Record summary:
Lysine riboswitch aptamer from Haloplasma contractile, 176 nucleotides, folded computationally.
RNA sequence: UAUAAGGGUAGAGGAGCACUAUUAUGUAUACAUAAUCAGAGGGUUGGCACCGUUGAAGAUUAUGGAAGAUUUUAGUUGCCGAAAUAAAUAAUUGGGCCACACAAUUAUUUGUUGGAAUUUCUUUGUAUGGAAGAAUUCUGUCAUUGAAUAUGAUUCAAUGGAGCGCUACCGGUUAA
Repeated sequence: UAUAAGGGUAGAGGAGCACUAUUAUGUAUACAUAAUCAGAGGGUUGGCACCGUUGAAGAUUAUGGAAGAUUUUAGUUGCCGAAAUAAAUAAUUGGGCCACACAAUUAUUUGUUGGAAUUUCUUUGUAUGGAAGAAUUCUGUCAUUGAAUAUGAUUCAAUGGAGCGCUACCGGUUAA
């Protein structure tokens, strides 16, 4: 002077992620009550029970009337597997009771995703929308190849990979 493995510190991408508050949408909605019509059933699934001709489900009218998701704006908020999501297991809660059949929350394990947008199929929902997968586009990073150029670093293009990554510094094995 250069520099390996493991490690430590600090950072970057981008309509970046989450959180809090707020605006709008959802919403002449779901739902509840009353009246009228109506006429035998009523739940996410199964069983029991319960309700129901003293009128179930459904429809119309009137009165009342939400919410999560999403969206706008902002922040002396926390950050860069940030975070999201799928499956399995366990616990708790829910409903008249049981089933683990369904839903919600939390935790663990495994897997996927660098980030964002759009479209499409499946699924879910009253609806705006949500979720998984796939395709396309844009963007950041590294590697390889090629070209340009100020000859040693940068720029552009193409292809490909993944965050257990990338950049810088510390440190220090090894080499001269």
The source organism's lineage runs through Bacteria, Bacillati, Mollicutes, Haloplasmatales and Haloplasma. Of the family's consensus pairs, 100% are formed in the model. Rfam family: Lysine riboswitch aptamer. Rfam's curators write: Riboswitches are metabolite binding domains within certain messenger RNAs that serve as precision sensors for their corresponding targets.